[in-house]
RNA sequence: UAAUUGAAGAGUUUGAUCAUGGCUCAGAUUGAACGCUGGCGGUAGGCUUAACACAUGCAAGUCGUGCGAGAAAGUAUCUUCGGAUAUGAGUAGAGCGGCGGACGGGUGAGUAACGCGUAGGAAUCUACCUAGUAGAAGGGGAUAGCCCGGGGAAACCCGGAUUAAUACCGUAUACCUCCUUCGGGAGAAAGAAGGCCUCUCUUUGAAGCUUUCGCUACUAGAUGAGCCUGCGUAAGAUUAGCUUGUUGGUGAGGUAAAGGCUCACCAAGGCGACGAUCUUUAGCUGGUCUGAGAGGACGAUCAGCCACAUUGGGACUGAGACACGGCCCAGACUCCUACGGGAGGCAGCAGUGGGGAAUAUUGGACAAUGGGCGCAAGCCUGAUCCAGCCAUACCGCGUGUGUGAAGAAGGCCUUCGGGUUGUAAAGCACUUUAAGCAGGGAGAAAAAGUUAUAAGUUAAUACCUUAUAACCCUGAUGUUACCUGCAGAAUAAGCACCGGCUAAUUCCGUGCCAGCAGCCGCGGUAAUACGGAAGGUGCAAGCGUUAAUCGGAAUUACUGGGCGUAAAGCGCGCGUAGGUGGUUUGUUAAGUUGGAUGUGAAAGCCCUGGGCUCAACCUAGGAACUGCAUCCAAAACUAACUCACUAGAGUACGAUAGAGGGAGGUAGAAUUCAUAGUGUAGCGGUGGAAUGCGUAGAUAUUAUGAAGAAUACCAGUGGCGAAGGCGGCCUCCUGGAUCUGUACUGACACUGAGGUGCGAAAGCGUGGGUAGCGAACAGGAUUAGAUACCCUGGUAGUCCACGCCGUAAACGAUGACAACUAGCUGUUGGGAGACUAUGUCUUUCAGUGGCGCAGCUAACGCUUUAAGUUGUCCGCCUGGGGAGUACGGCCGCAAGGCUAAAACUCAAAUGAAUUGACGGGGACCCGCACAAGCGGUGGAGCAUGUGGUUUAAUUCGAUGCAACGCGAAAAACCUUACCUACUCUUGACAUACUUGGAGGCUCUUGUAAUGAGAGUGUGCCUUUUGGAACCAAGAUACAGGUGCUGCAUGGCUGUCGUCAGCUCGUGUCGUGAGAUGUUCCGUUAAGUCGGAUAACGAGCGCAACCCUUACCCUUAUUUGCCAGCGAUUCGGUCGGGAACUAUAAGGGGACUGCCGGUGAUAAACCGGAGGAAGGUGAGGACGACGUCAAGUCAUCAUGGCCCUUACGAGUAGGGCUACACACGUGCUACAAUGGGAGAUACAGACGGACGCUAAGCCGCGAGGUGGUGCUAAUCCUAAAAAGUCUUUCGUAGUCCGGAUUGGAGUCUGCAACUCGACUCCAUGAAGUCGGAAUCGCUAGUAAUCGCGGAUCAGCAUGCCGCGGUGAAUACGUUCUCGGGUCUUGUACACACCGCCCGUCACACCAUGGAAGUGGAUUGCACCAGAAGUAGAUAGUCUAACCUUAGGGAGGGCGUUUACCACGGUGUGCUUCAUGACUGGGGUGAAGUCGUAACAAGGUAGCCGUAGGGGAACCUGUGGCUGGAUCACCUCCUUA
Repeated sequence: UAAUUGAAGAGUUUGAUCAUGGCUCAGAUUGAACGCUGGCGGUAGGCUUAACACAUGCAAGUCGUGCGAGAAAGUAUCUUCGGAUAUGAGUAGAGCGGCGGACGGGUGAGUAACGCGUAGGAAUCUACCUAGUAGAAGGGGAUAGCCCGGGGAAACCCGGAUUAAUACCGUAUACCUCCUUCGGGAGAAAGAAGGCCUCUCUUUGAAGCUUUCGCUACUAGAUGAGCCUGCGUAAGAUUAGCUUGUUGGUGAGGUAAAGGCUCACCAAGGCGACGAUCUUUAGCUGGUCUGAGAGGACGAUCAGCCACAUUGGGACUGAGACACGGCCCAGACUCCUACGGGAGGCAGCAGUGGGGAAUAUUGGACAAUGGGCGCAAGCCUGAUCCAGCCAUACCGCGUGUGUGAAGAAGGCCUUCGGGUUGUAAAGCACUUUAAGCAGGGAGAAAAAGUUAUAAGUUAAUACCUUAUAACCCUGAUGUUACCUGCAGAAUAAGCACCGGCUAAUUCCGUGCCAGCAGCCGCGGUAAUACGGAAGGUGCAAGCGUUAAUCGGAAUUACUGGGCGUAAAGCGCGCGUAGGUGGUUUGUUAAGUUGGAUGUGAAAGCCCUGGGCUCAACCUAGGAACUGCAUCCAAAACUAACUCACUAGAGUACGAUAGAGGGAGGUAGAAUUCAUAGUGUAGCGGUGGAAUGCGUAGAUAUUAUGAAGAAUACCAGUGGCGAAGGCGGCCUCCUGGAUCUGUACUGACACUGAGGUGCGAAAGCGUGGGUAGCGAACAGGAUUAGAUACCCUGGUAGUCCACGCCGUAAACGAUGACAACUAGCUGUUGGGAGACUAUGUCUUUCAGUGGCGCAGCUAACGCUUUAAGUUGUCCGCCUGGGGAGUACGGCCGCAAGGCUAAAACUCAAAUGAAUUGACGGGGACCCGCACAAGCGGUGGAGCAUGUGGUUUAAUUCGAUGCAACGCGAAAAACCUUACCUACUCUUGACAUACUUGGAGGCUCUUGUAAUGAGAGUGUGCCUUUUGGAACCAAGAUACAGGUGCUGCAUGGCUGUCGUCAGCUCGUGUCGUGAGAUGUUCCGUUAAGUCGGAUAACGAGCGCAACCCUUACCCUUAUUUGCCAGCGAUUCGGUCGGGAACUAUAAGGGGACUGCCGGUGAUAAACCGGAGGAAGGUGAGGACGACGUCAAGUCAUCAUGGCCCUUACGAGUAGGGCUACACACGUGCUACAAUGGGAGAUACAGACGGACGCUAAGCCGCGAGGUGGUGCUAAUCCUAAAAAGUCUUUCGUAGUCCGGAUUGGAGUCUGCAACUCGACUCCAUGAAGUCGGAAUCGCUAGUAAUCGCGGAUCAGCAUGCCGCGGUGAAUACGUUCUCGGGUCUUGUACACACCGCCCGUCACACCAUGGAAGUGGAUUGCACCAGAAGUAGAUAGUCUAACCUUAGGGAGGGCGUUUACCACGGUGUGCUUCAUGACUGGGGUGAAGUCGUAACAAGGUAGCCGUAGGGGAACCUGUGGCUGGAUCACCUCCUUA
């Protein structure tokens, strides 16, 4: 600025992060289809598939003003009944002739092309139309039709006779046209209709005149068509060479026209990496869809061009065709047939079959627009205009509006209170669009025609044109649009979705089933994800799904990407084409820039208006069409040419360093072998061994000799080379580099597709050589196996010469060249300068390293040797797998190399970094972890728990550490949950209602119990109404469940672990996950403390605070105590005392406080003093963040599910106590450090009224009896035991040991059989110290000894406590186990009980090879040759013209030649399908064998190559670090 106002992201790899990278989604669109649903109108659109086959009707006719001819039915009249006449009617129908059937309509098969688009060009034609000039004279011979005859089923054909023309043919004429040898020659025509009829003949009429239409020739225009050219126009190089009329010339022929278009001759050209040829696919464009754009995809409707018309070929006619509704031929197919022959072509409009997911009526009309014919009226027109069908699309409208809370009923949910559906409905008050009914009613209609008048024209009142007036009539659509009226909320809402992306949630059902799914994924009993419902969200006469295109996708990157490690730099040079290129003068004007002109069809898009009530839609004007062509101008830059230059590049002269290359020679050490000497029994080898060598003398050692290969030290992130690579010394030949100065050339440069050369190791060929090493192979080991790692041998090979191969982790995983951009510091080779001069310092070139700023990077890292900032050129990448594979091609002797896909399959694969976890990685530290010790377990018997087995039941749970003397701190009944039997059903238990009533006690029955029956009997409070509790009966809500789920849960608990850790706020660093803090040094039991420190602080843990214990003090003094005093029954018994012990309250004390040393002058550690106690004094309680879906639904609580005359409740009996066996935990032992007997001493802490129980008496004893004391510092249990003293036993299955069994008892209890404990007598088993293995304990501990308590009627070897006696050892951290911190690697994150590789077996899928087989396209060679055209023609026929009348010219038919379609034969190429068998690949459930890789993955891994092996793989050789660990060297950083 009227006219391009326009740019969004998300999900998914991970434990998390950033990146890379694919997959998927949200948007728009469609000629769509399918599913569910469906009121109206407008405007558009409608076989995308079989260019498959088509029944039927229609789609191209018209002209009597070109021509000749010409019916019938019917009607009327007449009739001799045979018919005739008139009319119908010059009608219908046909023929000759003219124009039109080349337009209009359809389709997209073919075509990669001058086919299309765009811009140009010259050598052409053009019917009808317009304008102009000239003409239109005079003759002739036929032929359809009609008629007659014949053939044929038909289609149709033949013969004869007769006839017309605007049909046909000569002649004349020729402004002009064409040809020309410039003399000349050749070439036309047609009439028809209307009017006049003065003039000639005069009867009609003819002739004549005139007008219109038509005709002939020519010119010009317009329109249409043909031809040529530049540029643009799909994919494939796994298509690289193609071409013989091919390329050009001369001449001729041919065409409307240029031209190899065709032919003859001549020349040998032409095209191609700027992609020829070949193959595949495709009509092209304006435009359409999408996109911010650039682009990408498409080419329906509408419009322009092309091509085609059943398939192939061909010409004829014509202005125009090689012709959709024409002809001929060939092929296929269909139909008719009398079998002899014929007919046909919907990719016109309808319609049919078929195909398909899928696409409409066998409609009306020529009223309008247009076309053909005609003078016209008119006829024809499936073009067209309309209507019908279809929600196919776009647009518009409606399905009601207002009010209405009792927030109705019903539904759904519920925490049961309510919420929601929801003002929604009902009710009340209104409205009537659309649909319906009725009535009215535009516009599309303008003309044309007739009459009249006027004007023009004219000789004219013809004709024609124009104007006016009147009349006449023309509508398929159409019951139109529109308007008015009527009645009544009346006739009109669905579809999808609701886990995230993505707006919208709950209940029920289901239970990895059924199913969903665009991606991620959901479903295994509480599914917002499946199915239903309720509610909600979105869109709405539609809504979803599917398919397809663009977008998002910067995911092919021109705009606008990358290549160190993610995919991606060729192994390295040289160099062709190409691309790019230093400074300077001038010229040109190709690129470039500006302007102008032409063109860029219309429609469409866009803008501004207008018309349908709006919109879609229609319409007017404009803008735009970014392009192409031509002209003019400019001259900065690029380019071309040109004058110069020296900074790039190169050359010469002078120096320098070097494992640069090739050839020849030579040296010493080592190894092996040989010979000889000395010498004797081993050597060798390994983790340990063996094979092997050796008494035939090895190994060792000495001497001599031979051979081959490699060159210690020097030696170095040192040197050289393009890379591979190069290492003793000497000689010869030779390439390159660097430095300094001077001179010269004058852009000579850079890169480099193809091409070409070099190119480790292994390998191959030929011939040598072979000391050592050493694939294969053999043997020995190891092992479950060991085709390996280890060992002993050992062949190819390694070496040389010549020739191949051409690959490597050929790596800096980093292409080449050039310029610019802080520094510091080593080192190699030169130069310059200064000075204190064998040296030092400064500086400068060229290499080679380290660190580092800016910058870059996903990060790691790179950083003047860039991965920074730029420029030029080349190569390469586009998800993982399949696969660097198959096929094809090229190379190679082979091995193989180079080039290089697809089907199929997955939603990932990958890089860097982070936090963990792990490692047969590292460092440090700790712990009864090991070690040092003591005592056990494992063996025996018994107890107890578990597994297993058994059983009617052996109830259930716990089950690695962290289940197993565990739940259970007590199973005879009960407990009890289990089994059997018998009973009950509102229930054994709770609440609520009604009625009645005390409870209870006694008796009977029953094996027993729950039960059943009978008798007796009437409570408490009170305001005197009643109330509270209890019992019985009834009815219903409900009770009840040790039934399931501990993987739905709460609570509680175990464990790592009393390990020292786990975190946060703020700040800082990092894109981020995260890091820092919490790391480091020292120290500690400790993340304890100190110091350092981008951290500073804080929290939960640690420690402390708490309890017990060890010492002291104060206070208090009974039931405890008794020093001193007194009494005494001699007992703290009593008076008394308050000192002591003790009790129980409060205090003190210990803090590394003091000293010395070490340490950093710290923290702290070591030693010492003092002290009751010394370095947390000892013990306990106390358990961070979290882990284990750890344990418990059977303590309790609880969601959900399940049972309800039973999975609930009661009773009795049984079971939990079984018993071949296995395991755990204990007790008692095996004895003399002991057993037995006798005597005798010393505790602590508990418990006691449903209790502990004394003294005394009885019993051998368990116990009985007894009844004192005690509500407990008073009394009792209560005896402590080991110990000590004395005695006995004497090493034995015992005077050890006590199991088992018999007998007799006691106690508890309703009850002791299953199934208690204890006592006495008798019996007297195994066992003589325990295999592999394994447990506890570091001091008042282990060991050993007894005592008490809970539970409990009774029952303790268990559990929890108490005290008595009372040790040994710890050098130390190498190893085992567990833990902590730091670090490192990682392919692990369910976290090593991880991950993961390959063979084999099975199933399925796609694919390669393959004897072949079957098609399709196509090349070459040959045969063949319809119709047709052209040529030839001595056969035959012949109206017009000529003729000398004989014939001729010309023509037809026939024959023949050339070209050629179909067809055939042979041989190739390409391609598709299929194929016994076979190769690998992919995917699958929990298969088999091993364990190759990831940690040092247990032999570091990987790359190339070669050999071997069931398989991953192993071994040799060279290379790489993308290897851990340790050590050394060098360099760097650090005040």